[in-house]
Molecule: THF (Tetrahydrofolate) riboswitch aptamer
Organism: pig gut metagenome
RNA sequence: CAGAGUAGACAGCCUUGCGUGAAGUGCCAUCCGGACGGGGAGUUGCCGGAAGGACGAAAAGCGUGAACGGUCACGCUUGCGGUUUGGCUGUCGCAUCCCGCUG
Numbered sequence: 001c002a003g004a005g006u007a008g009a010c011a012g013c014c015u016u017g018c019g020u021g022a023a024g025u026g027c028c029a030u031c032c033g034g035a036c037g038g039g040g041a042g043u044u045g046c047c048g049g050a051a052g053g054a055c056g057a058a059a060a061g062c063g064u065g066a067a068c069g070g071u072c073a074c075g076c077u078u079g080c081g082g083u084u085u086g087g088c089u090g091u092c093g094c095a096u097c098c099c100g101c102u103g
Stems, first nucleotide, its partner, number of pairs: 001103003008092007017083001018081003027053002030050005038099004059078008
């Protein structure tokens, strides 16, 4: 001087649930906690939890039962949701500082 390697993040596909009587996702702010290449330190960055705020949606069909005039309950199917879990593939990948490793 050059390079490698993590946790993890994102996207696509498959899978498994949940919701469709609106939770979840995304956004805002508060508090608490955690993680961040092999070692040490570590942020205004990242992740999780709690209780909030604003915004906000796609249902349809069939069956059974109740009820007895178009309602209710349950189940199934097809959809829908910036939806959950797990798997595969791909892309990115220590904020930063010091040391280490390979050439």